A computed fold for a 1689-nucleotide part of an RNA from Microgenomates group bacterium RBG_16_45_19, annotated as large-subunit ribosomal RNA, half A. It matches the Rfam family "Bacterial large subunit ribosomal RNA". Its mean pLDDT, the model's own confidence on a scale to 100, is 82.
Context: one part of a larger RNA
């Protein structure tokens, strides 16, 4: 280190439990609202976070029932009260009932903020308070018709069902398009407790029925629609639920009222009347005073609802913490449903059977009343009437099962046309006709029907990853801008008895006593307490040993149990394993995976063929020529259930035929024919359970990317409106203007002035060129350094428009909230998915296919083909010998057809050459003879096998048929036999064969495919096959006769070679052969020619002769050419066999590779190679042998007749896939047990069954739980990148997010980190200071330190309480842009809706009255001082105006000025700020005995608003009287306009910043003195308290609506001032001056390198304003004030 044991943590699974939710039925109820709903917001207790109740009467009042002792919600202690004078508590009826919401007096960003009438109240008013009113459209009246009062009604909610408009796609249809999903989903309008429908111009053919809904039938129909595809689909009749009918208009009469001259018309009421056998009006005649009825109103009322009463009967003992348990013995029972009590209770409680009850409110059947309705009957005329832009045609749509179809008016709707009217009209599936029914074109109508909510009861329904998303402060935390998304999270114990009290310890929910209590391993992290995974301790085990980690075999070394007095035996006891041997994980998907092809880090729980209707086939039940009921509708039961009745209807009993129709036939035909389909022979169905398989449904389960509807989003981003605001500095020098000079003039040059520009350099700001870092970042796009533009087509902040089938685009497929070739959310919805992946306990029988054909088909599918299971047949089946068949393969041939050679003839045949010519030579043509060939689509031949038959023999046990389930259509190597290819592929296609696949086992070192063999279990038995027998390794280093010397063997060719053996052939050789030695190898000649030369040997011709034994005009080396040397060739010397060619057998060379040399290895040489003979032996899961299971089949015997027991026989390998049999799990029912003397469940250990499994015991736990028989299922997990939750691995690893810190001291249990001190460094156009936006208590003080903080942490933006934001002058309030909204109005061929006047809302613009000091831990233009200002009342005072109108003054609404506006560039005085230079006050310091008006150094030397007079750069070019007025929508005296004066541009008049005064004898103020407190060199605090000036220099805002250029031509409203008008009205207005009053909201803080937006205490982002010195041009850069900082390892 592992491995097994103990004991412990961590976690929450198992059991038990249930408060909560599922589902059904039963009975009731069934709209709420302007009498302010629904749903909220805030608030209310003694003390209150949350829920609940409740409403400023706020945990509640009041009243009338109930009840009867405690009480003050959940929620406990406390603390104060209440209660028999009846609390709380339950009912009823009442009261109050903030503020928002339809929200309703006006606005609005929902719980706010503003206005006014009348009434009452306070106060002199102003001002406050309290109540009731004050929106809009509709009807009605009533006055006026602009409105106004009265008095009704709508708005808005609302789950489901309900009617009506509008209306989709995925999806089927294997593609789509008509179809179909579907009139489905969404949207919208509306209504009611139910809707809607409805009293025949209806169905429909019978002896006819009689309104409407519903449910069964009919019926998935022989109805029929329908690319007649997918699919879609009725009605009439019948049986039940439940029943109800009914008023109008006209015709006649008739009364009012209006018009007319009149007829007579118009309006209105009453009377009449309501239908098809036509009926009513109209004429006649008869009859009644009461009938009958109600859907209407009221009373009484059985009786029910909303609260409640009464309700029977038990004692002992035992055990125990407790008795409901055990035993014993009583009771009750119209009560033994159920729940609760310390365990299981008929008698202990609650309650259960039965019974009883309501002041109050209410529902109501049946009675009454009133009140409506309601009279008829003949008969006659045949005069009227009986619903019109209708019914009808047509054209164009849509419903209707009916898709235009042969398509019926059945209905409904745009458009044109348009009728009849009782002698009439419509319908009866094209249309005619007969015949038939019915009467439109007005309207009402209950019930059976849907659905929901209360309450009551049940549940073969869930029991905390289940059941609602929600058992628990859940639509709750939390996430998104928004719509909208949306979790987790149960148990102590009977009882809190919830652990006094002691001890450690800084301090704790730590720990260690003690107590409680049955238990404390029941301590609130609490029942049980299991995996994972992490610890501590025993045994045994490991320092030469590698690997599916186990299997067998096993020494050692520790423990047990039994026996035994021990010592030791035993026990297929236990843990541990040293060592053999064998041994490549599981799933899928694959021909084929250990695969380096998927998929799992581990454990626990959750997870997948269901369910319903139809059909079909099977088994089993019931009846059977017949079976069956539906939907109802009755009866009974404590429950669960259940029983009868109901034959409408279905299936069978009969068939043919297209039909009519006939039928044991019928059809076809002219037939009696022949065929076809039956009938007979031989008649079973049906209904219902369960299995199986289909179909329709989401239909095995998870997964798409789309598609479509309706809504949410322009805080991001693109554009565009609306108002604002920024852009340091510096550099070129355009026009234009003066000057000067030339010119006759046009003009030109030349010099100033000027200050233009999509101009230049650069900051801030904008954007993003390249590079690098960074890539689990600092950051889901950053960061350094670079760079691009920086007056502009610039940049920005706020508010605002455009929205997806859409917007926006200087077009990038770019943006449109981290989402873009079509946003996002939520529905259709469980879209669809011929894909891929997962699909959970056993045994047992059998056992494929990768083929054909057909496909928009080739990874799907349909039939066949193979396979199983059931019933039927019964030898019809295979193989083998026997026989008896036909063929055209192989082979072979060359007679055919065709190809491809050699040789000869013959043809005077073609071409050529030669030749005077005859001829001749060459090549080709035809024909032909020889020779020799060669084919899949040649054959004069012609097998082996295969194929087919067979009254045959032998062998096998099939093989056929109907029918119910399949699965298979990717298949591979191998050997044969052929296409393709290269007689290439582990290559590709077909066919035969056995094998993998779906097969284990021996052999091939290891290997799916190759040899051998087909595993039912045991066996430490035997024989074998293939291969093998020296060692690893089981079996002869066996026996004989060769080969091989290459480690060939143990990789490979062409070629190559005196390797060797073994053989043929033929040729030298005692006449001396083969080698070796030794001689010799010459002459002619240097042949000739060529050549510089050529002599045997460059090259060319020739190659002869001599000598001689024998020598080439030379086979080779060499020379410049000669020379030399060899060789052929001959002689001698030895003295026996030598050459040379082939052929076989087995070896050599050719022969270079990557981890190991490489046959598996070690090693093998007369062998352990190789060839041949031979004998033994080993070898497998083969065969045998002996014991067992078990299938199918035969035979015997038994009985319980479907099993048992004996026995023969064949079998028992298995993927896909059939088909038997069984285990286990929750619940249900019957039975029968078990249990506090311990269920379940968890955890050891033992026993047991072929297998899922079953028992027993020990511990633990502490209350349930089991057996058998049967039945119903949420019924069995290891995989699904499955879901939850937990625990591990990585790993004590990566990391701790710009940047400077270091020392002392202090506090504390504990200091790198908190606090004081010092030094040290940082930022300073920021890291300083103030505002907006956003956040929202983050501020201050006290305590604290679990977590939070990237370490620490005493410290904190973190917990805990406590405390803090003070306004007439700031800001909101007030006006209006864009845009919003919008009374009336307008659009609108569905609705929601949409535009749009007045108005109103809306800041980023307009108007608008306050300053300076102090002061607090925290506020301050708010308190406080001191000084000012605004507006309203009232009072005084003074002036003016007016009082009945020629009208002061308010006021509404008007008219006019005014407000009121661009960009650039720019003078000019001034200030404020900043330096600086003298002076002043002051501190130091040097110098000096010491003074010092000294030297040097620091430091301060500042000061609002508001007012009075004065001053005043400068600006404007105006200003005013008169008179007159076709203008200003009406009217002016005002505005414009004109006339005509005055004053002014040097001075008046307005408009001005700044200065002097004063505010200010006050504050303030270095510094100094001092009292006093603390954590005491200090620092805080009261108190006092100096100077407070002058020059210089730069130099902003303002002044200002300045001034110039320029072109892109530059908000509106209000406050204000004039004028008229209308109204009110007698007092009014103005000035000074008291005094009152000025409501309500905001305000604390951060404002960012922690408080905002990025998930963070995130290097990023985010508007405005101050922004000091030096050096510089500068807001650049460097260094520093002031102030803030050291960046939380």
């Nucleotide at each position: 280190u592992g491995c097994a044991g103990g004991c412990a943590g961590u976690g929450g699974a198992u059991g038990c439990c249930u408060u909560g939710g599922c589902a059904u039925a039963g009975u009731g109820u069934g709209c709420c609202g302007a009498a302010g709903a629904a749903g909220g917001a805030c608030g209310u207790a003694c003390a209150u976070a949350g829920c609940c109740g409740c409403g400023a009467u706020a945990g509640u009042c009041g009243u009338c029932g109930g009840g009867g002792a405690g009480c003050u919600g959940c929620u406990a202690a406390g603390a104060a009260g209440c209660a028999a004078u009846g609390a709380g508590c339950c009912g009823g009826c009442g009261g109050u009932g903030u503020c928002c919401g339809a929200a309703u007096g006006g606005a609005g960003g929902a719980a706010u903020c503003c206005c006014u009438g009348c009434u009452g109240g306070a106060g002199u008013a102003a001002u406050c308070c309290a109540g009731c009113g004050g929106a809009c459209c509709c009807c009605g009246g009533u006055g006026u018709u602009a409105c106004a009062c009265c008095g009704g009604g709508g708005g808005g909610g609302u789950a489901a069902g309900c009617c009506a408009c509008c209306g989709a796609a995925c999806u089927g249809a294997a593609a789509u398009a008509u179809c179909u999903c579907a009139g489905u989903a969404a949207g919208u309008g509306g209504a009611g407790g139910a809707a809607a429908a409805g009293a025949a111009a209806u169905c429909g053919a019978a002896u006819g029925a009689g309104a409407u809904u519903c449910c069964c039938u009919g019926a998935g129909u022989a109805a029929g629609c329908g690319a007649c595809g997918a699919g879609c689909g009725a009605a009439a009749a019948g049986g039940g639920a439940a029943c109800a009918g009914c008023c109008u208009a006209a015709a006649c009469u008739u009364g009012a009222g209006g018009c007319g001259c009149a007829a007579g018309c118009c309006u209105u009421g009453a009377g009449g009347g309501u239908u098809g056998c036509a009926g009513g009006a109209c004429u006649u005649u008869c009859a009644a005073u009461g009938u009958a009825g109600g859907a209407u109103u009221g009373g009484c009322a059985a009786g029910g609802a909303u609260a409640g009463u009464c309700a029977a009967a038990u004692a002992g003992u035992c055990u125990g913490g407790a008795a409901c348990g055990u035993c014993u013995g009583a009771c009750c029972a119209a009560a033994g449903a159920g729940g609760g009590u310390g365990a299981u209770a008929g008698u202990c409680c609650c309650g259960u059977a039965g019974a009883c009850g309501a002041a109050a409110u209410u529902c109501a059947a049946a009675c009454c009343a009133a009140c409506c309705u309601u009279a008829g009957a003949a008969a006659g005329a045949c005069u009227c009437c009986u619903a019109a832009g209708u019914a009808c045609u047509u054209u164009c749509g849509g419903a209707g099962a009916c898709g235009g179809c042969a398509a019926a008016c059945u209905c409904c709707g745009g458009g044109a046309g348009g009728a009849a009217g009782c002698u009439g009209g419509g319908c009866c599936g094209a249309c005619c006709a007969u015949g038939g029914u019915c009467c439109a074109a007005g309207g009402c109508u209950a019930a059976a029907u849907a659905c929901a909510c209360a309450c009551u009861a049940u549940g073969a329904c869930c029991g905390a990853u289940a059941g609602u998303g929600a058992a628990c402060g859940a639509g709750u935390a939390c996430c998104g801008u928004g719509a909208g998304g949306g979790a987790a999270a149960g148990g102590u114990g009977a009882a809190a008895a919830g652990a006094a009290g002691g001890g450690u310890g800084a301090g704790a929910g730590a720990c260690c006593c003690a107590g409680u209590g049955a238990a404390a391993u029941a301590g609130u992290a609490c029942c049980u307490g299991a995996a994972a995974c992490u610890g501590c301790u025993u045994g045994c085990u490991a320092a030469c040993a590698a690997a599916c980690a186990g299997a067998c075999a096993g020494a050692g070394u520790c423990c047990g149990g039994c026996c035994g007095c021990a010592a030791g035996g035993u026990c297929a006891g236990g843990a541990u394993g040293a060592u053999g041997u064998c041994g490549u994980g599981c799933c899928u998907a694959u021909u084929g995976a250990a695969g380096a092809a998927u998929g799992a880090u581990c454990c626990a729980c959750c997870g997948a063929g269901u369910u319903a209707a139809u059909a079909c086939c099977g088994a089993c039940u019931g009846c059977a020529a017949g079976c069956u009921u539906a939907a109802g509708u009755g009866a009974u039961u404590g429950u669960c259930a259940u029983c009868a009745c109901g034959g409408a209807g279905g299936c069978g009993g009969a068939g043919u035929g297209a039909a009519a129709g006939c039928g044991a036939g019928c059809c076809u035909g002219a037939a009696u024919a022949g065929g076809g389909c039956g009938a007979c022979c031989a008649u079973a169905g049906u209904a219902g359970u369960c299995a199986g398989u289909a179909u329709u449904a989401g239909a095995c389960c998870c997964g798409a990317a789309a598609c479509c509807a309706g809504a949410c989003g322009a805080u991001c981003u693109a554009u565009c409106c609306a108002u604002g605001g920024c852009c340091a500095g510096g550099g070129u020098g355009a026009a234009g203007c003066c000057c000067g000079c030339c010119g006759a003039a046009a003009g030109g040059c030349g010099g100033g002035u000027g200050g233009a520009a999509g101009c230049c350099c650069g900051c801030a700001c904008c954007a993003g060129u390249g590079u690098a870092u960074g890539u689990u970042g600092c950051a889901a796009g950053a960061u350094g350094c670079u760079u691009g533009g920086a007056u502009g087509a610039g940049c920005u902040g706020u508010g605002g428009a455009u929205a997806g089938c859409g917007g926006c685009a200087a077009u990038a497929u770019a943006c449109c909230a981290a989402u873009c070739g079509a946003g996002u959310c939520u529905g259709g919805a469980g879209c669809u998915a011929g894909c891929u992946g997962g699909u959970u306990c056993u045994c047992c029988c059998c056992g494929a296919a990768a083929c054909a054909u057909a496909u928009c088909u080739a990874g799907g599918u349909a039939u066949g083909g193979g396979c199983u299971c059931a019933c039927g047949u019964g030898a019809u089946u295979g193989c083998c010998u026997a026989c008896g068949g036909g063929g055209g393969u192989a082979g072979a041939g060359c007679a055919c057809u065709g190809g491809a050679u050699g040789g000869g003839u013959a043809u005077u045949u073609u071409g050529u050459g030669g030749g005077u010519a005859a001829c001749c030579g060459c090549a080709g043509a035809u024909a032909u003879c020889u020779a020799a060939u060669c084919a899949a689509a040649c054959u004069c031949c012609g097998a082996a096998u295969a194929c087919c038959g067979u009254a045959a023999g032998g062998u096998u046990c099939a093989g056929c048929g109907u029918g119910g389930g399949a699965c298979u259509c990717a298949g591979u190597a191998c050997g044969c036999c052929a296409g393709g290819g290269c007689u290439a592929a582990g290559c590709u296609u077909g066919g035969c064969g056995g094998g993998c696949a779906a097969a284990a086992g021996g052999g091939a070192a290891a290997c799916a495919u190759c040899c051998c063999a087909g595993a039912u279990c045991a066996u430490c038995g035997u024989c074998u096959a293939a291969g093998g027998u020296c060692u690893c390794u089981a079996a002869c280093u066996c026996u004989c006769u060769g080969u091989u010397a290459a480690g060939u063997g143990g990789g490979a060719a062409a070629g190559g070679a005196a390797g060797u053996c073994a053989u043929u052939u033929g040729c030298c050789u005692a006449a001396a052969a083969c080698a070796c030695c030794c001689a010799g190898g010459a002459g002619g000649u240097c042949g000739g020619c060529u050549u510089a030369g050529a002599a045997g040997c460059a090259g060319c011709c020739a190659u002869c002769c001599u000598u001689g034994a024998a020598a080439g005009a030379a086979a080779g080396c060499g020379u410049a050419a000669c020379a030399g040397c060899u060789c052929a060739c001959u002689g001698g010397c030895c003295g026996a066999g030598g050459g040379a060619a082939g052929u076989g057998g087995c070896g050599c060379c050719g022969a270079a590779g990557a981890u190991u040399u490489a046959c598996g290895a070690g090693g093998c040489u007369u062998a352990a190679a190789c060839a041949g003979a031979g004998g033994a032996c080993c070898g497998a899961a083969g065969a045998c042998a002996u014991g067992g299971c078990u299938g199918c089949u035969c035979c015997g015997c038994a009985u319980u007749u479907a099993u048992g027991c004996g026995g023969g026989g064949c079998g028992g390998g298995g993927u896909a896939g059939g088909g038997g049999a069984g285990c286990g799990u929750u619940c249900u029912u019957g039975u029968u047990g078990c249990a506090g003397u311990g269920a379940a469940g968890c955890u050891g250990u033992g026993c047991u069954g072929u297998a899922a499994g079953g028992c027993a015991u020990g511990g633990u736990g502490g209350a349930g739980c089991g057996g058998c028989a049967a039945g119903a299922a949420g019924u069995g997990a290891g995989a699904a990148u499955g879901g939850u939750g937990g625990a591990a691995u990585g790993a004590g690893u990566a990391g701790c997010g710009a940047g400077a810190a270091g020392c002392u001291g202090g506090u504390g249990a504990g200091a790198a980190u908190c606090c004081a001190g010092u030094u040290c460094g940082c930022c300073g156009u920021a890291u300083g200071u103030c505002c907006a936006a956003g956040g929202g208590u983050u501020c201050c003080u006290g305590a604290g330190c679990a977590a939070c903080g990237u370490u620490c942490g005493u410290c904190g933006a973190c917990u805990c309480a406590g405390g803090g934001u003070u306004a007439g002058g700031c800001g909101a309030c007030c006006c209006u842009a864009a845009g919003g909204u919008g009374a009336g109005g307008c659009c609108g061929c569905a609705a929601a809706g949409g535009c749009g006047u007045a108005g109103c809302c809306g800041a980023u613009g307009g108007a608008u009255u306050a300053u300076g000091g102090g002061u607090u831990a925290a506020u301050a233009u708010u308190c406080c001082c001191a000084u000012c200002c605004u507006g309203u009342u009232u009072g005084u005072a003074g002036a003016u105006c007016g009082u009945u109108a020629u009208g002061a003054g308010u006021u509404g609404g008007g008219g006019c000025c005014g407000g009121a506006c661009u960009u650039u560039c720019u003078a000019g005085g001034c200030u404020a700020a900043c330096u600086u230079g003298g002076g002043c006050c002051u501190g130091g310091u040097g110098c000096u005995g010491a003074a010092g008006u000294u030297a040097c150094c620091g430091g301060g030397u500042g000061a609002a608003a508001g007012c009075u007079g004065g001053u005043g750069a400068g600006g404007u070019a105006a200003u005013u009287g008169u008179g007159a007025u076709u203008g200003g929508a009406a009217a002016a005296u005002c505005c414009g306009u004109c006339a005509u004066g005055a004053u002014g541009u040097u001075u008046a008049a307005c408009c001005g910043a700044g200065c002097c005064g004063u505010g200010a004898u006050g504050a303030c103020g270095a510094c100094c003195c001092u009292a006093g407190u603390c954590u005491u060199u200090g620092a805080c605090c009261g108190g006092g308290g100096a100077a407070g000036u002058u020059g210089a220099g730069u130099g902003a805002c303002g002044c200002a609506u300045g001034g110039a250029a320029a072109c892109g031509a530059g908000a509106a409203a209000a406050u204000g001032g004039u004028c008229g008008c209308g109204a009110c009205c007698a007092g009014a207005u103005c000035u000074a001056u008291a005094a009152a009053u000025a409501a309500c909201c905001g305000u604390a803080c951060c404002g960012a390198u922690a408080a905002c937006c990025g998930a963070c205490a995130c290097a990023g982002g985010u508007g405005g304003a101050c922004g000091a010195g030096u050096c510089g041009a500068g807001u650049a850069g460097a260094c520093u004030c002031a102030g803030g900082c050291g960046a939380g390892c």